The RNA shown here (small-subunit ribosomal RNA) has 1543 nucleotides and comes from a bacterium. Its mean pLDDT, the model's own confidence on a scale to 100, is 84. The RNAcentral record of the sequence draws on SILVA.
RNA sequence: AGAGUUUGAUCCUGGCUCAGAACGAACGCUGGCGGCGUGGAUAAGGCAUGCAAGUCGAGCGCGAAAGCGCCCUUCGGGGUGUGAGUAGAGCGGCAAACGGGUGAGUAACACGUGGGUAACCUACCUUCGGAUGGGGGACAACUUCGGGAAACCGAGGCUAAUACCGCAUAAUGUUAUAGAACCGCAUGAUUCUAUAACCAAAGGGGGGGAUUCUUCGGAACCUCCCGUCUGAAGAGGGACCCGCGCCUGAUUAGCUAGUUGGUGGGGUAACGGCUCACCAAGGCGAUGAUCAGUAGCCGGUCUGAGAGGAUGGCCGGCCACACUGGGAUUGAGAUACGGCCCAGACUCCUACGGGAGGCAGCAGUCUAGAAGCUUCGGCAAUGGGCGAAAGCCUGACCGAGCGACGCCGCGUGCAGGACGAAGGUCUUCGGAUUGUAAACUGCUUUCGACGGGGAUGAAAUGCAGUGAGGUUAAUACCCUCAUUGUUUGACAGUACCCGCAGAAGAAGCCCUGGCUAACUCCGUGCCAGCAGCCGCGGUAAUACGGAGAGGGCAAGCGUUGUUCGGAUUUAUUGGGCGUAAAGCGCGUGUAGGCGGUUUGGUAAGUCGAGUGUUAAAGACCCACGGCUCAACCGGGGGAAUGCAUUCGAUACUGCCAGACUAGAGUGCGGGAGAGGAAAGUGGAAUUCCAGGUGUAGCGGUGAAAUGCGUAGAUAUCUGGAGGAACACCGGUGGCGAAGGCGGCUUUCUGGCCCGCAACUGACGCUCAGACGCGAAAGCGUGGGUAGCGAACGGGAUUAGAUACCCCGGUAGUCCACGCCGUAAACGUUGGAUACUAGGUGUGGGAGGUUUUCUACCCCUUCUGUGCCGCAGCUAACGCAUUAAGUAUCCCGCCUGGGGAGUACGACCGCAAGGUUGAAACUCAAAGGAAUUGACGGGGGCCCGCACAAGCGGUGGAGCAUGCGGUUUAAUUCGAUGCAACGCGAAGAACCUUACCAGGGCUUGACAUCACCGUAAGGGACCGUGGCUUCUUGGAAACAAGAGGUCUUAGGUAGACAGGUGUUGCAUGGCUGUCGUCAGCUCGUGUCGUGAGAUGUUGGGUUAAGUCCCGCAACGAGCGCAACCCCUAUCCCUAGUUGCCAGCGGUUCGGCCGGGGACUCUAGGGAAACUGCCGGUUUCAAGCUGGAGGAAGGUGGGGACGACGUCAAGUCAUCAUGGCCCUUAUGUCCUGGGCUACACGCGUGCUACAAUGGCUGGUACAGAGGGCUGCAAGACCGCAAGGUGGAGCUAAUCCCAAAAAACCAGUCUCAGUUCAGAUUGGGGGCUGCAACCCGCCCCCAUGAAGGCGGAAUCGCUAGUAAUCGCGCAUCAGCUAUGGCGCGGUGAAUACGUUCCCGGGCCUUGUACACACCGCCCGUCACAUGACCCGAGUUGGUUGCUCCCGAAGUCGUUCACUUAACCCGCAAGGGAGAGAGGCGCCGAAGGAGUGGCUAGUAAGGGGGAUGAAGUCGUAACAAGGUAGCCGUAUCGGAAGGUGCGGCUG
Repeated sequence: AGAGUUUGAUCCUGGCUCAGAACGAACGCUGGCGGCGUGGAUAAGGCAUGCAAGUCGAGCGCGAAAGCGCCCUUCGGGGUGUGAGUAGAGCGGCAAACGGGUGAGUAACACGUGGGUAACCUACCUUCGGAUGGGGGACAACUUCGGGAAACCGAGGCUAAUACCGCAUAAUGUUAUAGAACCGCAUGAUUCUAUAACCAAAGGGGGGGAUUCUUCGGAACCUCCCGUCUGAAGAGGGACCCGCGCCUGAUUAGCUAGUUGGUGGGGUAACGGCUCACCAAGGCGAUGAUCAGUAGCCGGUCUGAGAGGAUGGCCGGCCACACUGGGAUUGAGAUACGGCCCAGACUCCUACGGGAGGCAGCAGUCUAGAAGCUUCGGCAAUGGGCGAAAGCCUGACCGAGCGACGCCGCGUGCAGGACGAAGGUCUUCGGAUUGUAAACUGCUUUCGACGGGGAUGAAAUGCAGUGAGGUUAAUACCCUCAUUGUUUGACAGUACCCGCAGAAGAAGCCCUGGCUAACUCCGUGCCAGCAGCCGCGGUAAUACGGAGAGGGCAAGCGUUGUUCGGAUUUAUUGGGCGUAAAGCGCGUGUAGGCGGUUUGGUAAGUCGAGUGUUAAAGACCCACGGCUCAACCGGGGGAAUGCAUUCGAUACUGCCAGACUAGAGUGCGGGAGAGGAAAGUGGAAUUCCAGGUGUAGCGGUGAAAUGCGUAGAUAUCUGGAGGAACACCGGUGGCGAAGGCGGCUUUCUGGCCCGCAACUGACGCUCAGACGCGAAAGCGUGGGUAGCGAACGGGAUUAGAUACCCCGGUAGUCCACGCCGUAAACGUUGGAUACUAGGUGUGGGAGGUUUUCUACCCCUUCUGUGCCGCAGCUAACGCAUUAAGUAUCCCGCCUGGGGAGUACGACCGCAAGGUUGAAACUCAAAGGAAUUGACGGGGGCCCGCACAAGCGGUGGAGCAUGCGGUUUAAUUCGAUGCAACGCGAAGAACCUUACCAGGGCUUGACAUCACCGUAAGGGACCGUGGCUUCUUGGAAACAAGAGGUCUUAGGUAGACAGGUGUUGCAUGGCUGUCGUCAGCUCGUGUCGUGAGAUGUUGGGUUAAGUCCCGCAACGAGCGCAACCCCUAUCCCUAGUUGCCAGCGGUUCGGCCGGGGACUCUAGGGAAACUGCCGGUUUCAAGCUGGAGGAAGGUGGGGACGACGUCAAGUCAUCAUGGCCCUUAUGUCCUGGGCUACACGCGUGCUACAAUGGCUGGUACAGAGGGCUGCAAGACCGCAAGGUGGAGCUAAUCCCAAAAAACCAGUCUCAGUUCAGAUUGGGGGCUGCAACCCGCCCCCAUGAAGGCGGAAUCGCUAGUAAUCGCGCAUCAGCUAUGGCGCGGUGAAUACGUUCCCGGGCCUUGUACACACCGCCCGUCACAUGACCCGAGUUGGUUGCUCCCGAAGUCGUUCACUUAACCCGCAAGGGAGAGAGGCGCCGAAGGAGUGGCUAGUAAGGGGGAUGAAGUCGUAACAAGGUAGCCGUAUCGGAAGGUGCGGCUG
């Protein structure tokens, strides 16, 4: 720091996802040790049990027991001493308000921060003053009764105090009055003075002994310590007030009656509506009141470069709470977690009458939950309470335990050890890898185990002793200090140290397609599964599962969840709004924001310096220390955004005061205009009415029909009626803010422009709310209605046609008044100001030059409105002084697509509807611009037997052949639009053969290897094998047997062979096709952010990207053409087997001698190049005509097939990966099948006849083939053929007769002397064998067929047509096929409109699997979410009313009452209490609203889903251009009307 993902590719916009860090975590797998931390986040749910707050006898009164000793005894027991003034409870004091827990509530002065209190309180503690006198009466405990199940309660009696109550004393206290000084912004504060009134106290302990008293204990007295009272101050703590900060929602906009303020009472520690009475009518709110939701706040923590964002667990500060709600009491302090009262819910006890309880303390338990520990030890340390102290208490705390929950550290060994063990895995079978890894050798011993030693934390207090000091009358006592001794450890026999043995006890988890480090094999076969995103899996998966190998981290590793980051994806730093999401339809204008030049003042903002604060902890920096290091811990310094305050500066902003004129406005003089409103008025046209003329049609369409018309239409003429709109002018002309505005005239009226520079003097810009205007459609009321025309009716079209087309036609369109308030209301571009090259039109004005004066032209300038274009900007397209440039100010708006501008709510509306405006759910895209293609029922140009013009066919018949289908035991397999179908197959009777039936073989029909074994010098014997003959069985293969001959080898088990089995969608090779179409590319350069473009486009030309010219291109490659072969002409060379002109011979045959002239053969060469001429063209390429020439513009033909396309064809030619079979899917044999046959199709042959058939005769080729061969002459046969064999290994011989043609004859238009299918009979040939199933010959038979529907094929010249000949395969043949060869030999092409295919340019595109594309809506089915919903069930809250506990306060008090007062007393008084009453008042009840949640019959749309149904709306002119608003109609997309937009 980025990356993946929209596309064929690109750039941009934009979302989604990933890599990082973190966590009080959980889950999965795994788990050696230690240290330090940390551990109920959910149910503020319920809790058994134990503990968590007591202490003081030096405040006070009481006061046991067991046990032991002794005495007595009636042997039951009693007494006494000790235990012991102990246990125990009580009165009293202090503490219990701290410490500990939790985060429910709380949006608040709760918290944070900084201030204030002149408006306050403060127990214990510290300091400094003063004082501590003298009295009184009770109540617990205890005891005696009584009640109760219990809890506990009542009555009588006794008693103490530091308990309680008077009195005295009284100032520096308090209150009141008066005065003074000084201070403060102020209410006032501080200090001093005077007077008056008022308010206190408690004792306890130690020691002493001079004096006094004594009940002889002691007391007074002296002294010390601890207390008590009253003041002043401090420290710490608390209370109240204020500024600022502090979440979301406006689909919460108004809230408020003690409410806001005042006066006066009350109340409080204190200010205050805190409370009450009266008076006034205020207070809060768009800078967000009120309401609703959520939430403890902070220091900090996590993340981040930072700014920020998220968070508030542990630790620390504050707040709140203690079962829920209310209340007070005590107290310095509470409205009190382990106190009280009341109400409620819940749990427990009960004798049913009543009682008890509150773990959000520490442990622990149940429940809910993914999920969080021991019912531990100790007060040794630190801290707290009480105490004079010892000490007691302390689940605070210190420790231990449990949990890898986190962080940190350590270990699981180290070194050597092979060209490298075994095993595993892979393999191209060679090897590679695991891998120095192991084994093995040497070494070490942390941690753990065992044994031994063994801490720091402990210093005190206390006690005992000594010394010094203080106090004092004192050497007592007491206090302080020093010192000696002694005492105290839960952790813990732990940390740590030592010894000992031995590599010994200690490694897993995740990942390996890209992002993202790491790859192979096997299994699986869109299954099982994976997945964070993109996406993998349909038989070769680096993506699933396993294995091996590798990568990463490591006692952990992954997953899930959450937060920040990446995300500049809410943008202050740091984004945008023409087309991607986004400018309000337009204006006026309030609040607000912003604001021209200049002077002075001020100092709020701003800037500088200082001070205070910013607790500690934490973070960062610096240096240091303690645990072996680290984590962790300790001490120190720096730093610390912020807030407050003091001083200073004054440029800028603000504020105050003054001035100016450049902004803005006024004035004066001119000007243009469909600007607006109203009234009036004009002509053309349509329609209608009346009349005239006139006759059969009119009208309408692609073509028609409906319709109108003989009752007289259309046409035409005259007259009239009525409504609506205003041709020409008319113009990217004008005006207006926008919507919008168009005949003419008048009236009223708004704005704008120019000139002048007289006036005002910043009066300005923008604008949330607000208000107004606002096309069309639509609504209401009333008119009007010519034309047009939703709906509707009819006619067409169509598969249908709720449309497009036609004939009609109602609302509406028009007017008046009132609503509606929306449009593609668009320049898809908010307003204002300033600046920044130009050029050229046009509207309005002014000035100048020129002109005698005008006018025109020209120049300058202001203001509108267009086009082009630089810089700049932009993703690009484009914009560009009318900015989308450069800047400032203000407003509005956007934040992925869909759901959805929908639902709900609110406001507006008569309604239609509008404005505001979500979520669940779902997708990984949706989108903009541009690029290359492809496509278009877009355009332009051009080719091709593409059409047209011709000739001949196919489609009809019979037959041949191939295919489909059907059949079959099998009818083997493949090929399937063109580009399969006389194709693979250039030869299916067996073989072929792959198929079927049956029968055999199993290392095999074929290859290589291993092992055993025979022979291996010669001979003999046994055994065995090859060849061959025969016999038996058999269909054969084969099996069994016999003989001959030669001399001689096999067997076994396994590696393997074999497969026409599968995959042509794993492949190689080969081939088809577009297409012999003219294209396809590259290098460098240039342009573009880029994909790409340019070149290759353009103008000509060509068969051609062929060539020329031009050009930011210049060149090049593969294609085209040429080079190659055949053919057409000539020449040279060479003449055998070819030839024969001339010469000779001849058996008359180039036969012979000869010859090379010719033909020919086969080698070489020449020739053609638009070279020449005319015309034409850009005088280029070229075209056109001509000459010459055998041939003329590529002479004709062939071979040759660019980049690529079709997952085209072929695993059955061959090769080959993978998979499959292995006594069979291999192999051998016999027979059958591939030859079937109701049918359909393709390709052909033969015909239908006279341009013909038949008979006879006569001519003329080329190219081939021939030894298992071609075979002549001759003979036989009607013939097929046979006999026989000359010749020929071929320019020699043979096949071999060419046929059409020509000549002559015959047939005479008919199913024929056409045609030959079919069938019968007889033969021939090949072959082991012609039954299924061959060919040929002869005789006989003689079918359909009389030129072929729709449709369709070939061919442009030696071509079509027609005629025969040859060859390959092959024993033979199904050949009418295929491949070649020659003979005869035409017709036609005006032309490119149309069909098909193709090329180039251009245009549109929502297509890119590329139009056989994409895609919309209804309907049907399934799934899940949502909305409405008669209702229903909860929660919460407002208001009204009822009832009213506890309790404070008030009041009353005939009852009760120790202290004080009066009184001898009785009694009375004061005061207090019970009780009664009243205000307030929780819970509860009733009623009525708001908000919210759950649920619901039924209804609704939307989303998703595999190939469902109906149509075809959109994308191309998408076949009616599309879209927007509105109205209406229709199964549905949608159609139509009106107005608008160009996207």